Transfer RNA from Ruminococcaceae bacterium OttesenSCG-928-D13, 73 nucleotides, folded computationally. It was read from a public genome assembly. Its mean pLDDT, the model's own confidence on a scale to 100, is 81. Lineage of the source: Bacteria > Bacillota > Clostridia > Eubacteriales > Oscillospiraceae. Rfam family: tRNA. The family's RNA type in Rfam is transfer RNA.

This record gives sequence, structure tokens and C1' cells, in this order.
RNA sequence: GCGGGUAUAGCUCAUCCGGUAGAGCGUCUGCUUCCCAAGCAGAAGGCGAGGGGUUCGAGUCCCCUUAUCCGCU
Repeated sequence: GCGGGUAUAGCUCAUCCGGUAGAGCGUCUGCUUCCCAAGCAGAAGGCGAGGGGUUCGAGUCCCCUUAUCCGCU
């Protein structure tokens, strides 16, 4: 330098064909217990790496950029 993958909640990941984003773990609250842990119930937390485009509508399609991983020269 060229080609390809990945970038979604604190962490690990879903979201099959574009229609107002979910799970597990963690955190917080309550119940239970003499206390802790475990268990049960509930809650908070993301506008989706950044920018632009297409569209009535984009995490999802197109372009550019950034970071990172793999391969090639």
C1' cells in the first nucleotide's frame, strides 16, 4: 500500500427481509434471613465509533473517516 472482518447498555453478545433496540452477567431497590450468601420480584442504564447520503422511515442499504483484528505484497 491492497483486500476482508469487527465497532449496539458497565462487560459479553443478539437484533434473519429497513418500521419507535433486547438477553445474560453486573449495578440499584424491595421481599426472604439473626447476619451474609443464595433465591424471588422490580427498576435504572444505549438514539447504535464519527460524518454525510438514499428513504415517509436506517443499528440494518451506499460513501468517507477513525479504531482494532486477519490475510496479501